[in-house]
A computed fold for an 81-nucleotide RNA from Agrilactobacillus yilanensis, annotated as transfer RNA. Its Rfam family is "tRNA". Taxonomically the source falls in Agrilactobacillus (Bacteria, Bacillati, Bacillota, Bacilli). It was read from a public genome assembly.
RNA sequence: GGAGGAGUAGCGAAGAGGCUAAACGCGGCGGACUGUAAAUCCGCUCCUUCGGGUUCGGUGGUUCGAAUCCACUCUCCUCCA
Repeated sequence: GGAGGAGUAGCGAAGAGGCUAAACGCGGCGGACUGUAAAUCCGCUCCUUCGGGUUCGGUGGUUCGAAUCCACUCUCCUCCA
């Protein structure tokens, strides 16, 4: 330099135009159980005045509507040279 893949909640990971503030797992917090702890079970886990608001590497664009489609760009991985 060329080709391909990846980047999403604290971490991993699903999601491929609307039903998604985003399944599921881990971790964290609260509770139940237990003599205590562990394990197990239940709830919560972006912000919120609970009405709503703002998010998917970054910046633009398309669209009534974008994590999802398009362009550029950053970082990482694989292959080729």